[in-house]
The RNA shown here (small-subunit ribosomal RNA) has 1483 nucleotides and comes from an uncultured prokaryote. The prediction has a mean pLDDT of 82. The sequence is in RNAcentral, with records from ENA. It matches the Rfam family "Bacterial small subunit ribosomal RNA".

């Protein structure tokens, strides 16, 4: 430095995620080593044991033990030394060490003052110490309690206490003068009062004492600036805020306490709540900054909670005291004792944090003259990978690239991997062993030196917790030493095998549903390494709060307008000032840290030195150019006077026509009025229509628009009053008076709400009549509020230009309203205003573009992912509805803007097809055939299923086919290969069982050059599978659609997705061509080239033909011959809008043209673009992983695939006379044929038999029907119709029982042209009629393919259905509308409001009560006195009580929110979404 994630893509706005450090860290795996460093972040939870402050005999009074001694009475007494414990009595104990609980503060940080203070020990100045007194503890002797701790008598000491003496520089009031200070004042030099003072000890050097003044240090107290959230905390506050006077203080001061006054704080956030010790600093950052206060240092502040003073220099005092109080202990129940947030240590909590060590060697500290004691401070060790930093676990050769793993495309080859093995060398480090520090210098003793009396300095000596530790040799041998995460992307790392939306993963995106680089394991790899990985926390990335450095048309986000108080900005010129700015000294910013640079540790961490540096702050001295203040001027901003203008601006008040609608009278008669259709409703008691007269309310038609005005809502007939602005011209005045505006004020569409009028139309609700499955809706018919008016709230709206105000600057063109210039309604100029369009430049783009969303500058409002939610509690407002104001939990990973290229739309247009429409025939109804679904069955193999499955796989299911079921066998197997063993079998035969295969068991058994070969059995290898997946595949085929589309190459445009090209304006069957054009070309479709056919030519004639010559038969190209003709099969022509005429720029259209066999792609095939449908097909193949192997293979035999209440689809045949029958009788074309097609003869009614030719075929054979020509039948269930069933036969075949086709007699069902809906066909078509072929023994063929024969009707057009193709347009679709998505009930989870209460913290009120204690008061009781007991007032920790307020947990029940699986009921939005949608409000 950036990267992933919103989309079918794209830019953009945006949040969510990741990579990077860092931690007092904790967990999982796993661990050699050694320096340095860190270690209760939770329970200021509660503590057992030990230790942590004590010294001082050189202040007292004393004095156990114990050594000696000496007298003796020998266990006593004295003398000397030693001096233990406790006592008074000094210093200390207020450091030092731990905590961080409270505290939003003069606590901290900083900079400053004290003329308002104190300060033990220490230095330094000066003076000083003189006399007396009475007690006490101690000990001693009595007593009282369990104890803890007393009580009384007697007696004594002191550097302890008390008097009196000496002193002033102190203080205290008074009081003269100097000098200084911004001021209160202050220093100073005098005057006179009044008052205070000491201790001793001694080794005799000296220690200590008291007073005074200077210093130093340490504190106090005061100020200015800095220092957390919450405004859903807006008013606090009676000692408050200020003043006299007293009181206290070390000291100032409402500190306190009387009076006296009513002030003091606060939107620049008072109070109030929550949350927190501050800072030096660490982390982090590219900086600014945002987190941060462990360690180590300064401040504060606590010591079980709370209050309270005493000592004392210094506490309101962690190991001190009193009282209260929870809690704990010990207790003889009478009372008592305790405070580890000192060091270790224990229990408790918690993810989690050490030994109940060593030493005073060193530094330090207290006491001491010292020696010394004392020191859980300190200095050391232990313990933990808790962080840092080093070092190792070895280093060279070494390829048959070795074994083994793992993996492929596997006779092989990669990889692990020079890695081992092997050879060579080295020892850090383990491990043995030898040595072995440095940190110590002094104090003290002692030498002796200088100065000259205690200093320095010599020289000896004494002391070491760590520690036999660091370090050095020296043996010994690669010997002792590797692991965690991770490999879909982000992010460096790939396979394999198991799992099969399962177990699982997972930071975001996601993986997993049988080929998972993402799951579990292996192989391998990457990245760190004695660590590595998760986690949880900060900073970065986040430009993601934007000061540096962001936005507000449409993504979030301009307030509904305005006027205006603060407050922010602020025109031109002079002058002072120096506040802010700059600049130079100056001070200070402890010290570590952090940078630099040296240095010590064997490097590093780490440590020492030095320098920078702390971006600050305070002070002084200069600078004035800018800003600010003050002053004086200026006139362009602003305003104002003066003349005009113009408009639906506003208020009121009056007037006026048209419609409506009502009454009344008249004419009139039957409907009227409503829809898509209808009812409801009105009306013969006279409607609707009409005519006339009256009333009644509202609302103003044409002028009227891209108009005016107006701050915004908003505002329209005509007239008057009354007002208000804007603009334009103009001289003259003020003389910055301006911009903008947080709070306030004020106004402010419709709905609604009060009062109180009106009320014709219109119309929520309501009510009735349709529509719908429903229809509380749209549509009709009525209709109440209310729509009107007055006065009065209300304050919302998609209150929109989704654009705040002003002010300046910056290309054009064209309208248009009002003004002015102008003799003028023409021009032209100019100003304020309102519109289009187009540049620059802005934007994501859509767009804006002088009316800026351009390019500054002022000032306001507002945004900061989506939902939850503008909700919910709380406040203000409101009569009410309702408004303002405005959050959390919880939950997604998107929500979103704005173009893009599909698809869609019950949008638009254009245009095409037997799509519709005109027509000709069917099909739906019968009866049969054949599929298909269903059901049936042992099995009814299997697969196709909208169009694009159903006479489809199937172009032949009695066996076989075959895949199915049921029995019955086989297991290298039905085939083939090769290898091994053994070995002559196999094969034929014919026989037993038996349905058969298949078993058993005879007969019958090679060859050989001796090598073997050949042949089966047997054993291993290779098999087999119509089993599963067409959603792993190939390959092929269906549809859209033989529709005209589908693209790229270079160039342009767009930030790009994309566009253009391919759109347009003609034309065509066509993206066909033509014109135009930022496109030019090109490719794959179109078309054309193939092939049949329609017409002629040339060729070339056998088996085809036969006109012309011959011969010949009853007859025939039968024969000699011939290419004319038909035909047969190669090759040529021919057609090309080519030629004419109209139109048309061009293509190109159009004609009864012309010519031609054809005429405008002549008629048909074949040919099927980019793709769609995860479409069919693993049962045609073919294949990949998965599945079975005495079976899911595989052989046999029978049975089903041929069932039959029923539904569909596709044929057949018919209902008849345009026909049935029956005789006669003419014409085809394309095909087959030797296990074959048969002439012709012969039998049979026939189906066929039986015999014979001739043909492997332009030679031979199968071959027409409708039709023509007579005859009959007469409209009937018939001489139509032919299922059906019955007998009797042919033929194929092993075999027609299930389950074949034909014949022949006999039989003679249903049908009498078929509903709703529906199929096909535009010419040789449609209809009809017949021939052949495949398949095949035969045949269920009415199928399927192909032949030919005969032979029509219709097309006015394109409004509608259906498909399709182009071109708009809207889109909330992208799996594409069979899309997407809303809300309501149901189910479960979660969080969350409210809720009768419940409960429970903290904080205050007020009343009561009040301990200890300081102060007052008294003090009869003690003392000689002083003062003291005691009583006693005020105050107050705590208790109580009483009401309210907060805050929090909970609570039946209850609101609604979010999120779940495919739940229910509708379809609101998204196209015109089927009522356009949406914004307020009512019901």
């Nucleotide at each position: 430095a950036g990267a992933g994630u919103u989309u079918g893509a794209u830019c953009c706005u945006g949040g969510c995620u990741c990579a990077g450090g860092a931690u007092g860290a904790a967990c999982g795996c796993u661990a050699g080593c050694g320096g340095g460093a860190g270690g209760c972040c939770u329970a200021a939870c509660a503590c057992a044991u030990g230790c942590a402050a004590g010294u001082c005999g050189a202040a007292c009074g004393g004095g156990a033990u114990u050594g000696g001694g000496a007298g003796c009475u020998u266990g006593c007494u004295c003398c000397c030394a030693u001096g233990a414990g406790a006592g008074u009595g000094g210093c200390g104990c207020a450091c030092g060490g731990g905590u961080g609980a409270g505290u939003a503060a003069c606590g901290c940080g900083u900079a400053u003052g004290c003329a308002a203070c104190c300060u033990g020990c220490c230095u330094u100045u000066a003076a000083c110490a003189g006399a007396g007194g009475g007690a006490u503890a101690g000990c001693c002797c009595a007593u009282a309690g369990a104890a803890a701790u007393g009580u009384g008598g007697a007696u004594u000491a002191a550097u302890a206490c008390c008097u009196c003496a000496u002193a002033g520089u102190u203080c205290u009031a008074u009081u003269a003068g100097a000098u200084c200070g911004c001021a209160u004042g202050a220093u100073u030099u005098g005057a006179a009062a009044a008052u205070u003072a000491a201790a001793a000890c001694u080794c005799c050097g000296g220690u200590g004492g008291u007073u005074u003044g200077a210093g130093a240090u340490g504190g106090g107290c005061a100020u200015g600036c800095g220092u957390g959230a919450c405004a859903u905390u807006a008013g606090c506050u009676a000692g408050u805020u200020g003043g006299u006077a007293a009181g206290g203080u070390a000291a100032c001061g409402g500190c306190u306490u009387a009076c006296c006054a009513a002030g003091g704080c606060g939107a620049c956030g008072a109070u109030g709540u929550c949350u927190a010790g501050g800072g030096g600093u660490u982390c982090u950052g590219a900086g600014a900054g945002g987190a941060u206060u462990a360690u180590c240092c300064c401040c504060c502040a606590c010591a079980c909670u709370g209050g309270u003073a005493c000592u004392g220099a210094g506490a309101c005092a962690c190991g001190g005291a009193c009282c209260a109080g929870a809690c704990u202990c010990c207790u003889a129940c009478g009372g008592g004792a305790g405070g580890c947030a000192g060091c270790a240590g224990u229990g408790a909590g918690g993810a989690a944090u050490a030994u109940u060590g060593g030493u005073c060697a060193a530094u330090g500290g207290g006491c001491g003259a010292g020696a010394g004691c004392c020191u859980g401070a300190a200095c050391c060790a232990g313990c933990c990978a808790u962080c840092c930093c080093g070092c190792g676990u070895g280093c060279a050769g070494g390829a048959u690239g070795a074994c083994g793993g793992c993996c492929c495309u596997a006779u092989g080859g990669g990889u692990u991997g020079u890695a081992a093995a092997c050879u060579g060398c080295u020892u850090u480090u383990a491990u043995a062993u030898a040595g072995g520090a440095a940190u110590a210098a002094a104090a003290a003793u002692c030498c002796g030196u200088a100065c000259g009396u205690g200093u320095a300095g010599u020289a000896a000596g004494c002391u070491g917790a760590c520690g036999g530790u660091a370090c050095c040799g020296u043996a010994c041998g690669a010997a002792u030493a590797a692991g965690g995460a991770u490999c879909g992307g982000c992010u460096a790392a790939c396979u394999c095998c198991g799992u099969g939306c399962c177990a699982g993963c997972a930071g975001c995106c996601g993986c997993g549903g049988u080929a998972a680089u993402a799951c579990g394991g292996a192989g391998g790899a990457u990245c760190c390494a004695a660590g590595u990985g998760u986690u949880a926390u900060c900073c970065g990335g986040a430009u993601u709060u934007a000061u540096u450095a962001g936005g507000u048309u449409u993504a979030a986000a301009g307030g509904g307008u305005g006027c205006g108080c603060a407050g922010g900005c602020g025109g031109g010129a002079a002058a002072a000032u120096a506040a802010g700015u700059c600049a130079g000294c100056g001070g200070u910013g402890a010290g570590a840290u952090c940078c630099u640079g040296u240095a010590g540790c064997u490097c590093a961490a780490c440590u020492a030195c030095a320098g920078a540096a702390c971006u600050g702050c305070c002070g002084u001295u200069g600078a004035u150019a800018c800003u600010g203040u003050u002053u004086u001027u200026c006139u362009u901003g602003a305003g104002u006077u003066c003349g005009g203008u113009u408009g639906a601006g506003g208020u009121a008040a009056g007037c006026g026509g048209a419609a409506u609608g009502u009454g009344u009278a008249g004419u009139g008669u039957a409907g009227c009025g409503g829809u898509g259709a209808a009812a409801u409703g009105c009306u013969u008691a006279g409607a609707u229509a009409u005519u006339a007269c009256a009333c009644a309310g509202a609302a103003c038609a044409c002028c009227a628009a891209u108009u005016g005005c107006g701050a915004a809502g908003g505002c329209a007939g005509c007239u008057u009053a009354c007002u208000a602005a804007a603009c334009c011209g103009u001289u003259a005045c003020u003389g910055a008076c301006g911009c903008u505006g947080a709070g306030g004020c004020a106004c402010g569409a419709a709905a609604g709400c009060g009062u109180g009028g009106g009320g014709a139309g219109c119309g929520a609700a309501c009510a009735g009549g349709a529509u719908u499955a429903g229809a509380u809706a749209c549509c009709c018919u009525g209709g109440u509020a209310g729509u009107c008016c007055a006065c009065g709230c209300c304050g919302u709206a998609a209150a929109c230009g989704a654009u705040g105000a002003u002010u300046a600057c910056u290309c054009g063109u064209u309208g248009u309203g009002c003004g002015c210039u102008a003799u003028a309604u023409a021009c032209u100029g100019u100003g304020c205003g309102u519109g289009a369009c187009u540049g620059a430049g802005c934007g994501a783009a859509a767009g804006c573009a002088u009316u800026a969303a351009g390019u500054a500058a002022u000032c306001c409002a507002c945004c900061u992912g989506g939902g939850g939610a503008g909700u919910a509690c709380g406040u203000c407002g409101g009569c009410a509805a309702c408004g303002a104001u405005g959050a959390a939990a919880c939950u997604c990973a998107a929500a979103g803007g704005a173009a893009u290229u599909g698809a869609c739309g019950g949008g638009g247009g254009c245009c095409c097809g037997c799509a519709c429409a005109a027509g000709c025939g069917g099909a739906g109804g019968a009866a049969c055939a054949u599929g298909u679904g269903g059901u049936u069955u042992a099995a009814u193999u299997c697969g196709a299923u909208g169009a694009u499955a159903c006479g489809c796989g199937a172009g032949g299911a009695a066996c076989c086919u075959u895949a199915c079921c049921c029995g019955g066998g086989c297991u290298u197997a039905a085939a083939u290969g090769g290898a091994g063993c053994g070995u002559g079998a196999c094969c034929g035969u014919a026989c037993c069982c038996g349905a058969a295969a298949c078993c058993a068991g005879g007969c019958u058994u090679u060859c050989u050059u001796c090598g073997g070969a050949c042949g089966g059995u047997u054993u291993g290898c290779a098999a087999g599978g119509u089993g599963a997946u067409g959603c792993a595949u190939g390959g092929u085929u269906g549809u859209c659609g033989u529709c005209a589309g589908c693209u790229c190459g270079u160039g342009c445009c767009g930030u790009a997705a994309g566009g253009u090209g391919u759109c347009g304006g003609g034309u065509u069957a066509a993206g066909u061509c033509c014109c135009a054009u930022a496109a030019c070309g090109a490719g794959c479709g179109c078309a054309a080239c193939c092939c049949c056919u329609a017409u002629u030519c040339u060729u070339a004639g056998u088996u085809g033909c036969c006109a012309g010559c011959g011969g010949g038969u009853c007859a025939u190209g039968c024969c000699g011959g011939g290419g004319a003709c038909u035909c047969u099969a190669a090759g040529g022509a021919g057609a090309c809008u080519g030629c004419c005429a109209g139109c048309g720029u061009a293509a190109g259209c159009u004609g009864u043209g012309a010519g031609g066999a054809a005429g405008g792609u002549g008629g048909g095939g074949a040919u099927g673009a980019c793709g769609u449908c995860a479409a069919g097909u693993c049962a045609g193949c073919a294949c990949g992983g998965c599945c079975c192997u005495u079976a899911c293979g595989u052989c046999c035999a029978g049975g089903g695939c041929u069932a039959c209440a029923c539904a569909c689809g596709u044929g057949u045949u018919a209902c008849a006379a345009u026909g049935g029958c029956c005789g006669g009788u003419a014409c085809a074309a394309a095909g087959g044929g030797c296990a074959g097609c048969u002439a012709c003869c012969c039998c049979g009614c026939a189906a066929g038999g039986g015999g014979a030719u001739g043909c492997g075929a332009a030679u031979c054979c199968c071959u027409a029907a409708a039709g023509c020509c007579g005859g009959u039948c007469u409209c009937a269930g018939u001489u139509c119709g032919g299922a059906u069933u019955g007998a009797a036969g042919u033929c194929u075949g092993c075999a027609a029982c299930u389950c074949g086709a034909c014949u022949u007699c006999a039989u003679g069902a249903a049908g009498c042209u078929g509903g709703a809906a529906u199929c096909g066909c535009u010419a040789g078509u449609a209809a009809u009629c017949g021939c052949g072929c495949a398949u095949c023994a035969g045949c269920c063929a009415u199928g399927g393919c192909g032949c030919g024969g005969u032979g029509a009707a219709u097309a006015c057009g394109u409004u509608c259905c259906c498909g399709g193709g182009c071109c708009u347009u809207g889109u909330a679709c992208a799996c594409a509308c069979c899309g997407c998505c809303c809300g309501u009930c149901a189910a479960g989870c979660c969080a969350u409001g409210g809720a009768a209460g419940u409960u429970g913290g903290g904080a205050g009120u007020g009343c009561c009560u009040g301990a200890a204690g300081c102060c007052g008061g008294u003090g009869a009781c003690c003392g000689a006195a002083a003062g003291g007991a005691g009583c006693u007032g005020u105050c107050u920790a705590g208790g109580g009580c009483a009401a309210a307020a907060u805050c929090a947990a909970u609570g039946a029940c209850u609101g609604g929110g979010g999120c779940u699986a495919a739940g229910u009921c509708g379809u609101a939005a998204c196209a015109a979404g089927g009522u356009a949608g949406c914004c307020g409000u009512a019901a």